[in-house]
Context: one part of a larger RNA
Molecule: large-subunit ribosomal RNA, domain IV
Organism: soil metagenome
RNA sequence: CCCACGUUAAGGAACUCGGCAAUCUGUACCCGUAACUUUGGAAGAAGGGUAGCCCCAUUAUCGUGAAAGGACUUGCUCCUGGAGCGAGAAGGGGCCGCAGAGAAUCGGCUCAAGCGACUGUUUACCAAAAACAUAGGUCUCUGCUAAGCCGUAAGGCGACGUAUAGGGGCUGAUGCCUGCCCAAUGCCGGAAUGUUAAGGGGAGAGGUUAGGCGCAAGCCGAAGCUUUGAACCUAAGCACCGGUCAAUGGCGGCCGUAACUAUAACGGUCCUAAGGUAGCGAAAUUCCUUGUCGGGUAAGUUCCGACCUGCACGAAUGGCAUAACGACUUGAGCGCUGUCUCAACGUGGGACUCG
Repeated sequence: CCCACGUUAAGGAACUCGGCAAUCUGUACCCGUAACUUUGGAAGAAGGGUAGCCCCAUUAUCGUGAAAGGACUUGCUCCUGGAGCGAGAAGGGGCCGCAGAGAAUCGGCUCAAGCGACUGUUUACCAAAAACAUAGGUCUCUGCUAAGCCGUAAGGCGACGUAUAGGGGCUGAUGCCUGCCCAAUGCCGGAAUGUUAAGGGGAGAGGUUAGGCGCAAGCCGAAGCUUUGAACCUAAGCACCGGUCAAUGGCGGCCGUAACUAUAACGGUCCUAAGGUAGCGAAAUUCCUUGUCGGGUAAGUUCCGACCUGCACGAAUGGCAUAACGACUUGAGCGCUGUCUCAACGUGGGACUCG
């Protein structure tokens, strides 16, 4: 010096990203207990008091209830009875120590905010969380040989269930709510018209040549075979018409205007499918930004309360509240401490030397 412990004057978070770590607290009984609240809670809230031994005292009192006696309806009966056993104060008096929950075990507390309702689940071995799940909400599919899923199939799950059921998506207790847009994309419905495949259809065209014509070269050319092929008929889909946003998603700009100024209830104009409603807002979202004001501190980029100029909140990719809960995150205080001022000593084990 390192590791694990123990103790520490005065101070008491000055340490540090941060009270990380370590203290403090801790048991039983009695008293007492706020805001808030979903009336259950919050709550062991907080905060206090008592605690050993001896005597009064085999106490008061409580529980249990034997023997014995009695009654009759003779029973695992009833009544009286109180032994024994168990539990056991309050109160008063006394004794000892520094200390009586004498050791060990054994909550530190409070205030405020964020997120998630909660118990639960998770990255086996760097993340336990605000992530996942959840009850609840809603949309959608499915009429039973269900939908959906596994399998080539047989078959199976769903389910020996039947729409108060089952599958899928989103949201996520509860409370108050959930605005506008169907233009785009998706889905659902419609089927008149347009488009449209294979297929059907076969107008027409080509090849070949019995034969005919020709001196010849060659020309014409039926049937058959063969190559090709126009019109026309024809499904879903798409186009088209409509619906649908707790479907994917979206939810404006410029200019002017009031008798100080400022601002603009008001007006004009352009664009759009519609131009962000309620609520919230420098926020787990705010760039400028340590915004501005207020609070807390002697001093506060964090924190809390406001404001609104929302770079770039916003309503089930839910909005805003919310009691309870949390090894969650942030801020503040009380208590407490070797975290620190600032270090010291001690115990055990290493390191070091020798073997």